[in-house]
RNA sequence: CAUCGAGAGAGGCUGAGGGAACCGGCCCUAUGACGCCUCGGCAACCUGCUCUUCAGAGCGUGGUGCCAAUCCCGGCCGAGCCACCCGGCUCGGAGGAUG
Repeated sequence: CAUCGAGAGAGGCUGAGGGAACCGGCCCUAUGACGCCUCGGCAACCUGCUCUUCAGAGCGUGGUGCCAAUCCCGGCCGAGCCACCCGGCUCGGAGGAUG
């Protein structure tokens, strides 16, 4: 700096937690989660080639990443709107992940 409401699972090992940490909610999980390995897949950030109306498009190798739920949702800051007691909604930022 860019992207983050799309997409993509089988087998084996292990054995109780997991969804990053904390809080709240919600969810997954002994019909075996999380993690690791193998194979497969998705995607197109980097990379090669081709085409090109120069905006981009297509195909491929490898690297990286990913394959429950929007980054699972909220929290913190700002703006706007509704309600004016509690609160709720939208947008942006912050934070996080990947490149």
The RNA shown here (SAM riboswitch aptamer (S box leader)) has 99 nucleotides and comes from a soil metagenome. The sequence is in RNAcentral, with records from MGnify.